This record gives sequence, C1' cells and structure tokens, in this order.
RNA sequence: GUCGCUGUGGUGUAGCGGUUAGCAUUGAGGCCUGUGGAGCCUCCGGGCGGGGUUCGAGUCCCCGCAGCGGCC
Repeated sequence: GUCGCUGUGGUGUAGCGGUUAGCAUUGAGGCCUGUGGAGCCUCCGGGCGGGGUUCGAGUCCCCGCAGCGGCC
C1' cells in the first nucleotide's frame, strides 16, 4: 500500500430497523451478620468521529480514525 474483521458503561460482553440499549463484574448505598466474608436489594455509569438512507439507525450504506489479522 491493499483486502478482511472488529469498535457498545472503568472492564468483559449481548442485542430481526421499532424494548426504558440487556447481562456480568468493578464502584456507591442498604439489608443480613458478634465482626468480616458470602448472599440479597437498590443506584451511578455506555453506542469511535462525521455524513447518508428511513416515519424510525447500536443495527443498513459511504468517508475517516483506531485495533487485530492476511497478502505485498
């Protein structure tokens, strides 16, 4: 350089074009407990950037950016 894949809370991940964007973990608060741990409950926190299609985009398309892999 070129081709392909991937990009979602701090971290790991799910999500037929129409849900309040789900789950786990970390963090905060509480319950429980002689204390702690374990367990249980609640809360905080997210779509790589820009454009397009559409009544509606995390999802489809285009251009970038970043990471990984193949080829050169």
The prediction has a mean pLDDT of 81.
Predicted 3D model of a 72-nucleotide RNA (transfer RNA) from a Candidatus Woesearchaeota archaeon.
It matches the Rfam family "tRNA". It is annotated as a transfer RNA. Rfam describes the family as follows. Transfer RNA (tRNA) molecules are approximately 80 nucleotides in length.
Lineage of the source: Archaea > Nanobdellati > Candidatus Woesearchaeota.